Notes: This is a predicted structure of a 102-nucleotide RNA (Glycine riboswitch aptamer) from Candidatus Neomicrothrix sp. UBA7388. The coordinates come from a structure-prediction model, not an experiment, and the mean pLDDT is 81. NCBI's taxonomy places the organism under Bacteria, Bacillati, Actinomycetota, Acidimicrobiia, Candidatus Neomicrothrix.
RNA sequence: CAACACCAAGUGGGAGAGUUCGUCCAACAGCUAGACCGUUGGGCGACGCCGAAGGAGCAACCGCCCCGGGAAACUCUCAGGCCUCCGGACCGCUAGGAAGAG
Numbered sequence: 001c002a003a004c005a006c007c008a009a010g011u012g013g014g015a016g017a018g019u020u021c022g023u024c025c026a027a028c029a030g031c032u033a034g035a036c037c038g039u040u041g042g043g044c045g046a047c048g049c050c051g052a053a054g055g056a057g058c059a060a061c062c063g064c065c066c067c068g069g070g071a072a073a074c075u076c077u078c079a080g081g082c083c084u085c086c087g088g089a090c091c092g093c094u095a096g097g098a099a100g101a102g
Stems, first nucleotide, its partner, number of pairs: 001102001006097002009094005018047001020046009048082003054078001055076003061069003
């Protein structure tokens, strides 16, 4: 000086599944004696569904072999999500941090 890999930040990309049903509240609009009805948002409940926040499970293999360790984008769906937004594993780029093969 410095590769690979690691950490956090910025930035770009980033899938899937109900804008279902019921009920309550609020707002808007029409009409009205009053209501019903419509749209949107929010809360609660029901059924259905998704998996790429997080979480959990395990194979080969290993061990001191009762048992323990042991991966995921696999599995489970506790959580989360199912119009848009937000979020989002993972990938790219940027300049940094710590370490350092050479």